[in-house]
RNA sequence: GUUCGUCUGAGCGAACGGAAACAGGCCAUUAGGCUCAGAGCGUUCACUGGAUAUGUCCAGUGAGGUUGGC
Numbered sequence: 001g002u003u004c005g006u007c008u009g010a011g012c013g014a015a016c017g018g019a020a021a022c023a024g025g026c027c028a029u030u031a032g033g034c035u036c037a038g039a040g041c042g043u044u045c046a047c048u049g050g051a052u053a054u055g056u057c058c059a060g061u062g063a064g065g066u067u068g069g070c
Stems, first nucleotide, its partner, number of pairs: 001016005006039006025070004033041001043064009
């Protein structure tokens, strides 16, 4: 310098692979992804519709948007 840890900005960290992670302070907790603000991508719940091998899967709408301690 580039890329990555959902997206944007800031920080933290990792790798030099073209993408991962045992890293991202520690502990507990949560389905909830490193932190903060915003988003609401993933994800959780409810409802509706469709598919189905009856195990589930897909789409839409609404709600939530981990939390606590040091």
Overview
A computed fold for a 70-nucleotide RNA from Paenibacillus sp. DS2363, annotated as Pistol ribozyme. The sequence is in RNAcentral, with records from ENA and ZWD. The organism belongs to Paenibacillus, within Bacteria. RNAcentral records the identical sequence in 2 taxa. The prediction has a mean pLDDT of 87.